[in-house]
RNA sequence: AGAGUUUGAUCCUGGCUCAGGAUGAACGCUGGCGGCGUGCUUGAUACAUGCAAGUCGAACGGACCAACACGCCGCGAUUGGCCAAAGGCUUUUAGCUUGCGGCCAAGAGCUGUGUUGGUUAGUGGCGAACGGGUGCGUAACACGUAGGUGACCUGCCCUGAAGUGGGGGAUAACUACUGGAAACGGUAGCUAAUACCGCAUGUGGUCCGUCAUUCGGUUGGCGGAUUAAAGCUCCGGCGCUUCGGGAUGGGCCUGCGGCCGAUUAGCUAGUUGGUAGGGUAAUGGCCUACCAAGGCGAUGAUCGGUAGCUGGUCUGAGAGGAUGGUCAGCCACACUGGCACUGAGAUACGGGCCAGACUCCUACGGGAGGCAGCAGUAAGGAAUAUUGCGCAAUGGGGGAAACCCUGACGCAGCAACGCCGCGUGGGCGAUGAAGGUCUUCGGAUCGUAAAGCCCUUUUCUGGGGGACGAGAAAGGACGGUACCCCAGGAACAAGUCUCGGCUAACUACGUGCCAGCAGCCGCGGUAAAACGUAGGAGGCAAGCGUUAUCCGGAUUCACUGGGCGUAAAGGGCGUCUAGGCGGUGUCUUAAGUUGGGCGUGAAAUCUCCCGGCUCAACUGGGAGGCUGCGCUCAAUACUGGGACACUUGAGGGCAGGAGAGGAAAGUGGAAUUCCCGGUGUAGUGGUGGAAUACUCAGAUAUCGGGAGGAACACCAGUGGCGAAGGCGGCUUUCUGGCCUGCACCUGACGCUGAAGCGCGAAAGCGUGGGUAGCGAACGGGAUUAGAUACCCCGGUAGUCCACGCUGUAAACGAUGGAUACUAGGUGUUGGUGGUUAUUGACCCCAUCAGUGCCGUAGUUAACGCGUUAAGUAUCCCGCCUGGGGACUACGGCCGCAAGGCUAAAACUCAAAGGAAUUGACGGGGGCCCGCACAAGCAGCGGAGCGUGUGGUUUAAUUCGAGGCUACGCGAAGAACCUUACCUGGGUUUGACAUGUUGGUGUUAGUGAAGCGAAAGCUGAACGACCCUUCGGGGAGCCAACACAGGUGCUGCAUGGCUGUCGUCAGCUCGUGCCGUGAGGUGUUAGGUUAAGUCCUGUAACGAGCGCAACCCUCGUCACUAGUUGUACUUCUCUAGUGAGACCGCCAGGGUAUACCUGGAGGAAGGUGGGGACGAAGUCAAGUCAGCAUGGCCUUUAUGUCCAGGGCUACACACACGCUACAAUGGCCGGUACAACGGGUUGCCAAGCCGCGAGGCGGAGCUAAUCCUUCAAAGCCGGUCUCAGUUCGGAUUGUAGUCUGCAACUCGACUGCAUGAAGCUGGAGUUGCUAGUAACCGCAGGUCAGCCAUAUUGCGGUGAAUACGUUCCCGGGCCUUGUACACACCGCCCGUCACGUCAUGAAAGCUGGCAACACCUAAAGACGGUGGGCUAACUCGCAAGAGGGGCAGCCGUUUAGGGUGGGGCUGGUGAUUGGGACGAAGUCGUAACAAGGUAGCCGUACCGGAAGGUGUGGCUG
Repeated sequence: AGAGUUUGAUCCUGGCUCAGGAUGAACGCUGGCGGCGUGCUUGAUACAUGCAAGUCGAACGGACCAACACGCCGCGAUUGGCCAAAGGCUUUUAGCUUGCGGCCAAGAGCUGUGUUGGUUAGUGGCGAACGGGUGCGUAACACGUAGGUGACCUGCCCUGAAGUGGGGGAUAACUACUGGAAACGGUAGCUAAUACCGCAUGUGGUCCGUCAUUCGGUUGGCGGAUUAAAGCUCCGGCGCUUCGGGAUGGGCCUGCGGCCGAUUAGCUAGUUGGUAGGGUAAUGGCCUACCAAGGCGAUGAUCGGUAGCUGGUCUGAGAGGAUGGUCAGCCACACUGGCACUGAGAUACGGGCCAGACUCCUACGGGAGGCAGCAGUAAGGAAUAUUGCGCAAUGGGGGAAACCCUGACGCAGCAACGCCGCGUGGGCGAUGAAGGUCUUCGGAUCGUAAAGCCCUUUUCUGGGGGACGAGAAAGGACGGUACCCCAGGAACAAGUCUCGGCUAACUACGUGCCAGCAGCCGCGGUAAAACGUAGGAGGCAAGCGUUAUCCGGAUUCACUGGGCGUAAAGGGCGUCUAGGCGGUGUCUUAAGUUGGGCGUGAAAUCUCCCGGCUCAACUGGGAGGCUGCGCUCAAUACUGGGACACUUGAGGGCAGGAGAGGAAAGUGGAAUUCCCGGUGUAGUGGUGGAAUACUCAGAUAUCGGGAGGAACACCAGUGGCGAAGGCGGCUUUCUGGCCUGCACCUGACGCUGAAGCGCGAAAGCGUGGGUAGCGAACGGGAUUAGAUACCCCGGUAGUCCACGCUGUAAACGAUGGAUACUAGGUGUUGGUGGUUAUUGACCCCAUCAGUGCCGUAGUUAACGCGUUAAGUAUCCCGCCUGGGGACUACGGCCGCAAGGCUAAAACUCAAAGGAAUUGACGGGGGCCCGCACAAGCAGCGGAGCGUGUGGUUUAAUUCGAGGCUACGCGAAGAACCUUACCUGGGUUUGACAUGUUGGUGUUAGUGAAGCGAAAGCUGAACGACCCUUCGGGGAGCCAACACAGGUGCUGCAUGGCUGUCGUCAGCUCGUGCCGUGAGGUGUUAGGUUAAGUCCUGUAACGAGCGCAACCCUCGUCACUAGUUGUACUUCUCUAGUGAGACCGCCAGGGUAUACCUGGAGGAAGGUGGGGACGAAGUCAAGUCAGCAUGGCCUUUAUGUCCAGGGCUACACACACGCUACAAUGGCCGGUACAACGGGUUGCCAAGCCGCGAGGCGGAGCUAAUCCUUCAAAGCCGGUCUCAGUUCGGAUUGUAGUCUGCAACUCGACUGCAUGAAGCUGGAGUUGCUAGUAACCGCAGGUCAGCCAUAUUGCGGUGAAUACGUUCCCGGGCCUUGUACACACCGCCCGUCACGUCAUGAAAGCUGGCAACACCUAAAGACGGUGGGCUAACUCGCAAGAGGGGCAGCCGUUUAGGGUGGGGCUGGUGAUUGGGACGAAGUCGUAACAAGGUAGCCGUACCGGAAGGUGUGGCUG
């Protein structure tokens, strides 16, 4: 930085699409590691559970715990000692044992008080207004920026000054009783404070008065009134009160800035202002009363839609565009709505009250709740994480502090979601392994890739050590983490997308408009680099693709940086308002403008430099930048403001001038029609031709008279006038504008012009007139397949007038207005001046204004424009932004209506278009040619037959050829064969080729006989070859494997060959020139020719393929040679070489030519006749069945062999022929003259036989020798006499001949007999211009024979006609139009029918939103009242009274609720309107060519439809 896509190609316009970057992403496939970031974009949906705001005992009274002390009176489990009842045992006077109870001592614990320490429910203080979340609302002073506040507040903090004295009354906690399920209370009683309340003091503060001061509500002085405080303590201090200052944070106000819609144009009643008051920290209609009637708006008010704003982010070269997630600043919100309280601060996310919705608990009485805090759940969604650890750090709250709290925060977890970094190994390694893929079978490629050998260890695993982060010590969630060391082992680690072009990367197979792909163009219908798979390749890489969105490319909204004649786009025209822009000079100002300085433009981000993590991402520091705004100083050229002046712009004056400019009134002649009268008689009229129509009731024609309406011939002219529409006899009146001259006046008064206003062809509408002609609709006649048309005969609205409406046109120069500048030439209209001339009219010159043509520079995509610009510039207005939908819908405005103006969207397409080019085409034009027509001759089309084809039939009737250019064509020979078809019978390495391996020895081969339709099978017998080192080998045969074979398909995969246009005169190239280019020129033009043949001219000059000539043949002559012919040879002839003809000569025409016409000579005269020879190309023309050949198909068959059949069928149709229909003839007899050819498996003589076909015969001939070989028509003579015949010969019968293995299907010929149709052929159509047509026979090829009347040649006889190019057909050249390019067999329009989609209307039905009116009205606030209640203060000894307060009640306000009529906006709706799209539907043919009636625009009417007609307009 561009690229693809409109066309056959080109240039332009113009849209669509792609390549880039980005993302809070999602989806598909895949996935090794680390660092740093990021992570509900949707339902501001609902939330279980836990946590997220507390702290202070150094403010206070309690309560509880612990320790200690005390208790002389306490209580006390338990333990020890002593005594000891009763019981038991015994050795029974006694002893032992258990031990009730008593006494003494100890004693955990309990309790009371005190002290100390700790804990903390409550009172109290501070905090909870920060921090954290979200983006509902908000289009606003909400935000950003710059200012203001003399109109304000500010706890904690800092600083300064002053103070902290002395009292009082309560109340929670607590206790008792008590209500309730609970939540939560109630009553009575007790108590403390840094809680509350008086008093004192008054530095100060506030208020009032007063005096100065100030621009000011400022400051200062004086006087008066009023106004404070709290204590705690570890004794260090911390607090408290008043005031001043600071800092910080806020409130309010203002300028400027940033969305869409005018299909929202008017909005507003506390509205705008004033006065007074209230309220607030403070200004203010913020609120109230009164007064005034204002305020906002096209510079967009109001209304509607959308939206948090910013720093920034993404993109972009920039200007811009898009965006606002994370981070940071501000705002708003906290379930929805309203409200205040507390407080320094809130109208308060984790406070309160009320209302509403929802959820939960309940004992049904009543209560509780608010994750848009962190996690988490459900739901929604394409989609977004852990109910983690820690207060270690940073920060915050409380506290004197320790410390406590902190889902802020620091960390960890999950996710490739993003950015950055690393790795998946490195080196050597060719036999280029195996394998895959392709293959021209040689090979190529994967590919040094692998294997193998040698290394390394980032990563991984294991082990060991082990931080910084902590500012004196200790204290680390992260974390045994980062990092370091050692060991092990290439070990654990590559995908994804693409490969037709854009766009890097190609092959095979499969598929066969199927399946599918696709961003655009487009791929796929049998050879797909575009689908799918594989191999290979390319890109990127732990990612890669896709989707979505934004910017870019897009200069495709154009400020930078576009346009409007024809591509989209100039308003139909004028006038004017706002607005924009504006001549010359001087002075001034300094708003714009420019420069300097100052302030601000938060941080982060961005750029540069330096630094820290191994690098980077990330991050720290410094600098720059932040393009803006404000203040100030200065400059003064330009613009603006002010002042004064000027005259050239503009206007006026005076003097002339032209004109279909406008309006009204009057008037004139010609013509049409009608009426009356005359003359006059049979038609008239109309058309391509007719008819309808008129006319013997007298038309048409003609003469005279009259009526009426409309339009004004000639003049008349790319002449005139007008702003446009438009204006045309003449006269008068009124009236607008323009031009010229003079340079007298004004002194910038100007230009443009949104809105507004006016004018505005035709058609149309309303009312009233008028109506001659014309003439939508309508009627009739024609035409036609139809004809709702074109043509004809009629004819109503209308056309005309007056008044009113409509307001549109191809209202066009498809070109807005104004001004200035920039070569000319040539016409014309209206003026003026000059020259010349005796005057005048001309002529000529100059100039002004208009109107045409050509043209320079320039411009334009081109065409073109070109002083009348589409050139060069300035100013102003209007308009455009792909095609269709759509000059439409809805809404609004206008209109009587028709309708007009304004003007979308859904959906759909990849184009739609402009100019020019080359072709092709035209029921366009010009020139020219051809047996193309015409002039002629003979035919075809009718008959019979032959052949071919179609159709039909068939087992098969094999296949191909299909207008000309298939159809007597392939086929120059179908009885078998051919033969490809059918039926049947066989066969499977095969009928045929090659190779390999094995076998075979009497092998190959021949082959009696048998079976069989044959093929073939069995098979007696006979029986070989070459080389040899003598082993064998080759050949043959048999078997097996590779393979053969295919007239199977594709001529639209092909080669080759051929047909056709067309023997038409064309088709191209090189260089040059022209054009942006396709392309043109040359090749066109004037002549001429058969010809692009030649000449001349010429930006062309040359050249090639074609034409012509060169070649063959015929015609004349010469020479040479001569087998043969003949008796001979000049000769004929044969075959070879030459000559001859060139417009060379003469005359005329013509351009000094080319050439044409005539003549002479000559055998031949203007290419002498004929042939061969066929340009570039066209028809996907023909042929795969002549041959060759790619691919596909088939392989005991689609191959191959055989027999028989078929290709020969037969209701019919067509094509090409033959024979005829007869007397220019038939028949009979006689008689004359050819040429080209062919011949040994052949031609076949003479002679003989047969009526004949033919047979016998055998001479000659490998051919100028012999044969074929008698040519026929012709000529001579005879006969027939116009008839279905002595024409014609089909058909049939019969008897034969010949060929052949064989003539049944299915041959030819002969004899006899039979004797059909047919008496010259409709529409139509073919050939031929001279040795031609026509007629006549002859020969050849193929071939055994022949269905040959075909075909290829040969000779014989031998005409007629051509005025001419109007017409038919074909062709060539030039030109023109084109919407065609598959090229007119083209393109293309509309209705109807069917399907799909989106949309408008619609009786209605049903939602949402915001207002309005009325009713009702919670909480709260304010006001009033306050008879009930009432500690502190005052008075009083007290009782009590007062002051003050509270409840209650009333009023105002108001969320919400209800009712109502409207507004705006959705959804849905029977039915209905058009629209778009859809391989093959119906009807027509409107448009493109003169498109067959030129088309188109506006309008009106009509019609199945395109459309038709009227009227006016345009040329596109």